Predicted 3D model of a 119-nucleotide RNA (SAM riboswitch aptamer (S box leader)) from a Verrucomicrobiales bacterium. The prediction has a mean pLDDT of 80. The sequence was found by an Rfam model in a public genome assembly.

[in-house]
């Protein structure tokens, strides 16, 4: 890289280097940028997928060892810290209204990210 499952409108930023692009792709529209982005380091924080303790009235399996949904907590592996994955695609509903637009909300879906598994 392909694959399977899970989740993807919650959170969470300062200092250094550096110097022009930068929000994954192509388009288009919105933003972020010399009052220094983006990327890099340091350090600091989120959050809890694995992963670690534990629950007398942890449901439940199991002759039993033991397993164990599900909650607390802990933070060792990864991950993240503009903006919904910044928005787009079909599809029901609905409000405004200047009839062509603007908006609100359900539901698929494609692409992508992240984590876990597996050949």
């Nucleotide at each position: 890289g392909a694959c399977u499952c899970a989740u993807u409108a919650a959170g969470a930023g300062u200092g250094g280097u550096u110097g022009a692009g930068g929000g994954a792709a192509a388009u288009g529209g919105c933003c972020c940028g010399a009052u220094g982005a983006c990327a890099c380091c340091a350090c600091g924080g989120c959050a809890a997928c694995c992963g670690g303790u534990u629950g007398c009235c942890a449901a439940g399996c199991g002759u039993a060892g033991g397993c164990g949904a599900c909650g607390a907590c802990c933070a060792g592996g990864u991950g993240c810290c503009a903006a919904a994955u910044c928005c787009a695609c079909c599809u029901g509903g609905u409000g405004g209204u200047u009839u062509a637009c603007c908006g609100c909300u359900g539901g698929g879906g494609a692409a992508g990210a992240u984590g876990a598994g597996a050949a």